[in-house]
Context: one part of a larger RNA
């Protein structure tokens, strides 16, 4: 439950894309479906309300009347919706011309740093920690040069900066390939906005198969600590991180703030265009701050302010994002989603 809400109290769906459908710019002209008016017809009869009766009153009972807010038909009206003709350009979107960018894929390369391995060189310690010790070390370690392999990762630049619909994106180069912004006023001419369902991406884990493994590390061991230490620290380490193909579908997926539009003081900063004498304009990113708003905090042109359109979503704590049921998934699990029962 015809209400109030969603930034932090429950409560915006992780993100897009788009099928019904819900919503729709300016001007004109037809129709007359919604929409008003009038008009017959219909809405049994009790009831309910109004008036009036009748049992001595009331409850009941009779009679009139109004009502039945509907539906059905004709006929009248066009202001809005609505179908329908034509036009319009302010929304949308093309074009033509620039232009920033870790957007995305793929492939080539490059240095430090580690790491192992081979040589030199040099000789007792390295190493770690609050402090030890496990551990490495005369089979020569730690420390320095040289070559060589192998992996994964790109300091400086670097920014309160940029790009992307979100995850997320960074060493250079190329090649392929999405989006994006300015400007010109050329073109179409409302093609638009959200979107249940669908579908597609979609971090880190995890899972399959096959490859690759330097470093780094759950698991495990040992080695302190402590009472005890299934932990912090310390010494190994294996999945795993990495890569090809295939699942998974979650998240503090967070601005904890859904997408569109239009409307309402400004100041400073920045990043990209476009004009420019100072600066002005558009689009982004920030910071302060007017009205406004807010339980408060804090929001404020990048609104949480004032409107509209359309989606999701919430409705007292636990039980509990669980149970069954159903899709999905290899599995881990995931999506939907309850009672009882308590408080």
């Nucleotide at each position: 439950u015809u209400g109030g809400g969603c930034g932090u109290a429950a409560a915006g769906a992780g993100u897009g894309u788009g099928c019904a459908g819900g919503c729709g710019g300016c001007c004109a002209g037809g129709c007359a479906a919604g929409u008003u008016c009038u008009c017959c017809g219909u809405c049994a009869a009790a009831g309910c309300c109004c008036g009036g009766g009748g049992c001595u009153c009331a409850a009941c009972c009779c009679c009139g009347g109004a009502a039945c807010u509907g539906c059905g038909g004709a006929g009248a009206a066009u202001a809005c919706u609505g179908c329908u003709u034509g036009g319009c350009u302010a929304g949308a979107g093309g074009a033509a011309g620039g232009u920033a960018g870790g957007g995305g894929c793929u492939g080539u390369c490059g240095g430090a740093a580690c790491u192992c391995g081979g040589g030199g060189a040099g000789g007792a310690g390295g190493g770690g920690u609050g402090a030890a010790a496990u551990c490495c070390u005369a089979u020569g370690a730690u420390c320095c040069c040289c070559c060589a392999a192998g992996g994964a990762a790109c300091a400086c630049c670097g920014a309160a900066g940029g790009c992307g619909a979100a995850g997320g994106c960074a060493g250079a180069c190329a090649g392929c390939u999405g989006g994006g912004c300015c400007u010109u006023u050329c073109c179409u001419g409302a093609c638009g906005c959200u979107g249940a369902g669908g579908c597609a991406c979609g971090a880190a884990a995890g899972c399959u198969a096959g490859g690759g493994g330097a470093g780094c590390a759950a698991a495990a061991c040992g080695g302190a600590u402590u009472a005890g230490a299934u932990a912090c620290c310390c010494g190994u380490g294996u999945a795993g991180u990495c890569c090809u193909a295939g699942c998974c579908g979650u998240a503090a997926a967070c601005g904890a703030u859904c997408c569109u539009c239009g409307c309402u003081a400004g100041a400073u900063u920045u990043u990209g265009g476009g004009c420019a004498u100072u600066g002005c304009u558009c689009a982004g990113a920030g910071u302060c701050g007017a009205a406004g708003c807010u339980a408060a905090c804090g929001c404020a042109u990048u609104a949480a302010g004032c409107g509209a359109g359309g989606c999701g979503c919430c409705u007292g704590g636990g039980g509990a994002g669980u149970a069954c049921g159903g899709c999905c998934g290899c599995a881990a699990g995931g999506c939907u989603a309850a009672a009882a029962c308590u408080c």
This is a predicted structure of a 343-nucleotide part of an RNA (small-subunit ribosomal RNA, central domain) from an uncultured bacterium. The coordinates come from a structure-prediction model, not an experiment, and the mean pLDDT is 91.